[in-house]
RNA sequence: CCCGAAACAAGGCAAACGCAUCGAAAGGUGCGGACGCAAAGCCGACGGAUCUAAAGACGCGAAGCGUCCACGAUGGCUGGGCUGCCGGU
Numbered sequence: 001c002c003c004g005a006a007a008c009a010a011g012g013c014a015a016a017c018g019c020a021u022c023g024a025a026a027g028g029u030g031c032g033g034a035c036g037c038a039a040a041g042c043c044g045a046c047g048g049a050u051c052u053a054a055a056g057a058c059g060c061g062a063a064g065c066g067u068c069c070a071c072g073a074u075g076g077c078u079g080g081g082c083u084g085c086c087g088g089u
Stems, first nucleotide, its partner, number of pairs: 012037002017032006035076001041082003046079003049074003056068005
């Protein structure tokens, strides 16, 4: 000089599930709780993917049911963008 690449320390978040609550639902929020996460911090109006189907449309003789559909949801599905802690054997 180049390549590879930890440990340590302070901590952080919070799955399933339970209770309450909002929602048609998916799911969200609060409290409890930890499966895990080096971004499991933020972005769903930058893409993809998945979930739900209220309203709407269509179908069935009707009650009702079915099909299509996101303007709804998921950042702990993913690509990507932005930001952030420790750190050099």

A computed fold for an 89-nucleotide RNA from a Bacillota bacterium, annotated as c-di-GMP-I riboswitch aptamer.
Its mean pLDDT, the model's own confidence on a scale to 100, is 85.